About this RNA
A computed fold for a 347-nucleotide part of an RNA from an uncultured bacterium, annotated as small-subunit ribosomal RNA, central domain. Rfam family: Bacterial small subunit ribosomal RNA. Its family is annotated with ribosome and structural constituent of ribosome in the Gene Ontology. RNAcentral holds the full RNA, with entries from ENA, Greengenes and SILVA.
Context: one part of a larger RNA
Order: sequence, then C1' cells, then structure tokens
RNA sequence: CUGGGCGUAAAGGAUGCGUAGGUGGAAAUUUAAGUGGGAUGUGAAAUCCCCCGGGCUCAACCCGGGAACUGCAUUCCAAACUGGAUUUCUUGAGUACAGGAGAGGAAAGCGGAAUUCCUAGUGUAGCGGUGAAAUGCGUAGAUAUUAGGAGGAACACCAGUGGCGAAGGCGGCUUUCUGGACUGUAACUGACACUGAGGCAUGAAAGCGUGGGUAGCAAACAGGAUUAGAUACCCUGGUAGUCCACGCCGUAAACGAUGAGUGCUAGGUGUCGGGAGUCAAAUCUCGGUGCCGUAGUUAACGCAAUAAGCACUCCGCCUGGGGAGUACGUGCGCAAGCAUGAAACUC
Repeated sequence: CUGGGCGUAAAGGAUGCGUAGGUGGAAAUUUAAGUGGGAUGUGAAAUCCCCCGGGCUCAACCCGGGAACUGCAUUCCAAACUGGAUUUCUUGAGUACAGGAGAGGAAAGCGGAAUUCCUAGUGUAGCGGUGAAAUGCGUAGAUAUUAGGAGGAACACCAGUGGCGAAGGCGGCUUUCUGGACUGUAACUGACACUGAGGCAUGAAAGCGUGGGUAGCAAACAGGAUUAGAUACCCUGGUAGUCCACGCCGUAAACGAUGAGUGCUAGGUGUCGGGAGUCAAAUCUCGGUGCCGUAGUUAACGCAAUAAGCACUCCGCCUGGGGAGUACGUGCGCAAGCAUGAAACUC
C1' cells in the first nucleotide's frame, strides 16, 4: 500500500453555515458516455506463464509448433443499471395558514433578601478564629442590637436524569426587538435534497488592550500557626482578577471521551410539549428527554429505535512507546501563545 479501524486500547474536527466536489426519490419516452456482447485490425521477435512434440543417457538447458499477450483502435448490436436530455408525479425537502410550549438571543427599566461600609441610638468588655492557638479587631467604645443611608454583585423558594439553544451556554420580574423547534390542516412549489475539502461565522474559563466599576470572593503577596522543614493544606489580611463597554485571544476531560444524514430491526415503564378520543379516564398518535430490556452486537464493560444492531451516502481522523505536540519553516496574535508539524536517537 491493499486493508483494518475510531465510547473506554491509537483515532470524531469545539460547533454551525456553506463553496467546489462526492452522493441522491417515483413514473414514462429518448440518447448511448459509462456498461455488456459480436466482428475486423493491431498487440514485432525473444522472454515469462500454459499445452503438444523433439535434441543433449535424465534434468537444468536448447529447438519447433500452438495457445496466450487479459490492451488499444475502428465498427455493429443491446438498453437492465449509472450518466445525459425531455415530460410528468408527490412520499423527501420547503412554503402557507391555525395553535400552544420554552432559563433561546439582544437592549432598557424595575424589585426584594443577604454581605460590606457610613451615620445615629442602646449597651459594655470582649469579638473573631481554630484540632488547639496566634496574627487580627476592640475602652479613640468593637462584637451584639435598633433606625436611616451608600454601593456593587448574585438572583433563595418555584427547581424537576424539567425546558431552550448548533455548540459554548442560558435561571428574580416587566417591556420592546428578534432566531429556532413542535403539533395540526394538506392549500401551494415540485427533488428545490444529504454531506461538505478549502472558506466564513460562533466559541466556557483564564489571559491581553483602552476606559469605567469594585460589595463579596480571591491567584500573587504579607503575617499567624502546623512541621524536622512547610515556598502547602488551616487562620487573619489582601492586589490583579471576578463586574460593565468596546476590541483581541481561539483554547478545555469544548465529553455522550460516541461526526452528520436517511431507512430498517421485540417490548415495558416514567416524564416534557402538541394532537385525536372521553363527562372524566382508558387508549391511540407526533416530537423531545430518562430508565430497563429482546434480537443483534462487543475483547469485555456495556450498547440496545436517542444503537456501540443491520445497511447506504459524504466529511474528519488513526497506524507501537518515548523523543514530541518538541525542533525547524510558514500563517495568525499586542503579548501569552495558537494552528500546521518532523527527524536523529532509543526501547
């Protein structure tokens, strides 16, 4: 390489949109590029392979004949399948209309509880903290308690293997703008579809830039303890940061460690949103989300209609461990770094 694989052994891209490309529903007619068949020409000889025969005493070796040379070109035929053309269809896909559900997104405004701080009152010697302490705070009146005020951040209960979103993620309330999904009807379009190299967009936390903000928490740092030591775990403090606006970064155990799409393959039991049905139920059905389990599958664990089963289409990726996600080069970035990504050597 041919292959064989990718939940946990190496291996699914962080996620979407989409270009090229690849692949693609049903029927009819046609074409004949692919496809199948026939004919003709060619495919030099020698060699290789196969068959027949001959010569060295056999064989290797040598000689003669045949077959073959799986290919190419021209031409004729076939029309099932793939492709091309034309016409048609509605089940895939989309639109329309009618509904209900939702922490989906963006902006503005509002609310209560709590922490901290400030002011005032009451009040007096402690408070705080720990395994035990100490650092720390407090007679300049703390802690506790009452009233008032300031400010920032987060939204208890509801809350649910509940919901929504492509993923990251999203949770107080109200308003405005706005995306998607689902159900029902079957009115409209008529294959308009799937995937998707490049590309573009989005992308937790931390980090970076500029300007704000800073209650609580808290890397760094300081002190107190612990200890043989203690650059830690524990305690008292505490700055970046955490918050907002705009701009970067582009990575995560970005996980279901499971790419997307379509079809098929026992059931049972919860739950969420619709529909049919009913007096109410039962029951049926569509879409999600869980658990258990049959066939099947798996090295096993397990998976099992939300597949890791049975198939097809397209993309990504793997090929012993270390060296190494390193070096070099290139691209991107303000930087941190990210992306791409070896070899020597070694076991």